[in-house]
Molecule: SAM riboswitch aptamer (S box leader)
RNA sequence: GCCUUAUCAAGAGCUGCUGAGGGACCGGCCCGAUGAAGCACGGCAACCUGCAAUUUGCAAGGUGCCAAUUCCGACGAUCAUCUGAUCGACAGAUGGGGC
Numbered sequence: 001g002c003c004u005u006a007u008c009a010a011g012a013g014c015u016g017c018u019g020a021g022g023g024a025c026c027g028g029c030c031c032g033a034u035g036a037a038g039c040a041c042g043g044c045a046a047c048c049u050g051c052a053a054u055u056u057g058c059a060a061g062g063u064g065c066c067a068a069u070u071c072c073g074a075c076g077a078u079c080a081u082c083u084g085a086u087c088g089a090c091a092g093a094u095g096g097g098g099c
Base pairs, nucleotide, nucleotide: 001099002098003097004096005095006094007093008092013041015040016039017038021031022030023029026073027072028071042066043065044064046063047062048061049059050058051057052056070091075088076087077086078085079084
C1' cells in the first nucleotide's frame, strides 16, 4: 500500500517547552496570542492483550484517542416546505485478520 471485518452519541489537561496555525479533502460553520500545530508529561479506555469472572469488571503491556456526533453538509430515499427531520450509501479514522 491492497483486501476483509468491527466500531465511530460515551470518555479524557486550570501542566511544561514552544509560538501560528488547526478541525482529512471540497463547501460551510467553528477553534486559535485568554496560545493553534508539534514535543514532553498527564489522562481516557474503543480494539488487541493479560487477570478475575460469565458476559460483566479490573489492569494499562501493544495500537489508538483526549473542542463541537466522524463538527455539519456534500450522493440517494422517505416525510415536511422554512430549506428542516429521519434513515441509508460514499468518503474518512481506528483496531483485528490476511496478502